[in-house]
RNA sequence: GUUGCCUUCUGAGCGCUGGGGCUCGCAAAUGGCGAGCUGACGAGGAAGAGGUUGUCGAAUUGAUCAGCGGAUGCCUCUCGGUUGCCUGCAACCGCAAACAGCUUACAAAACUGCCCGGCGACGGGCGGGACAAAAUGGCUGCGGCAGGGGAAA
Numbered sequence: 001g002u003u004g005c006c007u008u009c010u011g012a013g014c015g016c017u018g019g020g021g022c023u024c025g026c027a028a029a030u031g032g033c034g035a036g037c038u039g040a041c042g043a044g045g046a047a048g049a050g051g052u053u054g055u056c057g058a059a060u061u062g063a064u065c066a067g068c069g070g071a072u073g074c075c076u077c078u079c080g081g082u083u084g085c086c087u088g089c090a091a092c093c094g095c096a097a098a099c100a101g102c103u104u105a106c107a108a109a110a111c112u113g114c115c116c117g118g119c120g121a122c123g124g125g126c127g128g129g130a131c132a133a134a135a136u137g138g139c140u141g142c143g144g145c146a147g148g149g150g151a152a153a
Base pairs, nucleotide, nucleotide: 014069015068016067017066019065020038021037022036023035024034025033026032041057042056043055047078048077049076050075051074052073079094080093081092082091083090085148086147087146088145089144099141100140101139102138103137111128112127113126114125115124116123117122
């Protein structure tokens, strides 16, 4: 350095599938048998517990269909933060811990060139080049009630 085996990790818009669709072989008035392929493209997303029908856009119009599991979402409670200090309540949030308006950036698949694997359905690699939205960032505006404490805020 190469090959094989074992273990662990590399996983969360992730994994799996006896439905569906498709391929190959065998059988065939049979619609079965066997072996396979396909079955979501990225962005964003984790205080704890429980619950749950779980964010955003891209492509396509032939399935990104359907189902199962999981899940950083959402709801409730607890904890924590902000609204001058403390406490309670209220509102909004989650450690970069208010809201509103305006504004702003970013992707992959698709497409395309070459190559690799497979009889095939199809899978994979390298390169080229474009396009989102929600978060986010920027600017502006604006942000409690009661009691306590305090010279005052």